[in-house]
Context: one part of a larger RNA
RNA sequence: CCCUUGCGAAGGAACUCGGCAAUUUGACACCGUAACUUCGGGAGAAGGUGUGCCGUUGCGGGUGUAGGAGCUCGCCUCCGAAGCUCGUGGCGGUCGCAGUGAAACGGCCCAAGCGACUGUUUAUCAAAAACACAGGACUCUGCAAAGUCGAAAACGACGUAUAGGGUCUGACGCCUGCCCGGUGCUGGAAGGUUAAGGAGAGGGGUCAGCGCAAGCAAAGCUCUGAACCGAAGCCCCAGUAAACGGCGGCCGUAACUAUAACGGUCCUAAGGUAGCGAAAUUCCUUGUCGGGUAAGUUCCGACCUGCACGAAUGGCGUAACGAUUUGGGCACUGUCUCCGCAAGGGGCUCA
Numbered sequence: 001c002c003c004u005u006g007c008g009a010a011g012g013a014a015c016u017c018g019g020c021a022a023u024u025u026g027a028c029a030c031c032g033u034a035a036c037u038u039c040g041g042g043a044g045a046a047g048g049u050g051u052g053c054c055g056u057u058g059c060g061g062g063u064g065u066a067g068g069a070g071c072u073c074g075c076c077u078c079c080g081a082a083g084c085u086c087g088u089g090g091c092g093g094u095c096g097c098a099g100u101g102a103a104a105c106g107g108c109c110c111a112a113g114c115g116a117c118u119g120u121u122u123a124u125c126a127a128a129a130a131c132a133c134a135g136g137a138c139u140c141u142g143c144a145a146a147g148u149c150g151a152a153a154a155c156g157a158c159g160u161a162u163a164g165g166g167u168c169u170g171a172c173g174c175c176u177g178c179c180c181g182g183u184g185c186u187g188g189a190a191g192g193u194u195a196a197g198g199a200g201a202g203g204g205g206u207c208a209g210c211g212c213a214a215g216c217a218a219a220g221c222u223c224u225g226a227a228c229c230g231a232a233g234c235c236c237c238a239g240u241a242a243a244c245g246g247c248g249g250c251c252g253u254a255a256c257u258a259u260a261a262c263g264g265u266c267c268u269a270a271g272g273u274a275g276c277g278a279a280a281u282u283c284c285u286u287g288u289c290g291g292g293u294a295a296g297u298u299c300c301g302a303c304c305u306g307c308a309c310g311a312a313u314g315g316c317g318u319a320a321c322g323a324u325u326u327g328g329g330c331a332c333u334g335u336c337u338c339c340g341c342a343a344g345g346g347g348c349u350c351a
Base pairs, nucleotide, nucleotide: 001346002345003344004343005342006341007340008339010337011336014335019332027051028050029049030048031047036041038171052094053093054092055091056090057089058088059087060086061085062084063083067079068078069077070076071074095099107330108329109328110327111326112325113324114322115321119131120130135169136168137167138166139165140164141163147155148154172317173316174315175314177247178246179245182244183243184240185239186238187237188236191235192234193233197229198228202224203223204222205221206220209216210215248266249265250264251263252262275309276306287303288302289301290300291299
């Protein structure tokens, strides 16, 4: 010097990203206990008091001797001083620094974010606000179900729409606005387009025959091939957003100023409703005001100028819950001012 541990004057978070770590608290009995609340909770809230031993005296329970009572008379039943014992009080006394004398054995409170909750997860750096969840909704499926699956088999299910599959949301409370132009899905079938196939006009090759020749050319075989008839799909017409998604700009205007309930205009499928808002979202930004502090880029309450919240990719609240995140406070402490001492084990030296 390192590790593990113990103690510490005065101060008490000044340490630090942050009270990290270590203290504090702690058992049992009694008293007492707020906001809020889904009336269950919150709650062991918080905050207090007591606790040893000895003597004495009660109360309640057990056992049950002596004794008493009863009778069916017995190794009977019931009551029951004493004794022993369990529990719980009163009064008095007494010792120590200290009486749950060691050990085991909650620190607490306030406010906010997120997630309702108990659960689950990255075996070996992440336990969470992530996943799941009960509840909600949409959609598919009429049974040889939809769906899963490499054929078959099987599962779904020895189930049958109060069932099963898929997707989203995520207790509960109040709610969930507008847009169907695009994409998707569902329905429609008049028209347009359209494959294989059918159809076969026409054309080429070959060759009897004809012709003086150039050439023409039936049948057959063969190569090719225009109209015309051809489904779904697509185009098209509707519906549908708890389907994927989307939810404007400029200019002017009120008798101080400022602002604009109001008006004009352009564009769009429609221009963001309720609620919330510098937010796990705010760039400018340590926005501005208020609170808390002597002093506060964090925190809480407001404001709204929302760079770039917003309604099941859910919005806003919410008691309870959380090894969750953030801010504050009380208690307490070697975290610190500022380090000191001690114990054990290493390190070091020698063998």
Molecule: large-subunit ribosomal RNA, domain IV
Organism: wastewater metagenome